Predicted 3D model of a 74-nucleotide RNA (transfer RNA) from a bacterium. Rfam family: tRNA. From the family's description: Transfer RNA (tRNA) molecules are approximately 80 nucleotides in length. It is annotated as a transfer RNA. Model confidence (mean pLDDT): 81 of 100. The sequence was found in a public genome assembly.

[in-house]
């Protein structure tokens, strides 16, 4: 250089066109419980879904370019 796969809250992750302005666990915050931590319990904030453009009545999901990570090739 080419081909292919990947990129989703602080992290790890679900997801496969409409029920998701996006669920979950850890972490975080604040409240219970406790002499105190801790364990448990009950609520909270936190992803413009890598940037950007297409398709489509409707896209985290489908194409396309870019970036940035992996793997294959010569």
């Nucleotide at each position: 250089g080419c081909c292919g796969c990947g990129u989703u809250c602080g992290u790890c992750u679900a997801g496969u066109g409409g029920c998701c302005c996006a669920g979950g666990a850890c972490g975080c915050c604040g409240g219970g419980u406790u002499c105190u931590c801790a364990u448990c319990c009950c609520g909270g904030a936190a992803a413009u879904c890598a940037g950007g453009g297409g398709u489509u009545c409707a896209a985290c999901u489908c194409c396309c370019c870019u970036a940035c990570g992996c793997g294959g090739u010569a």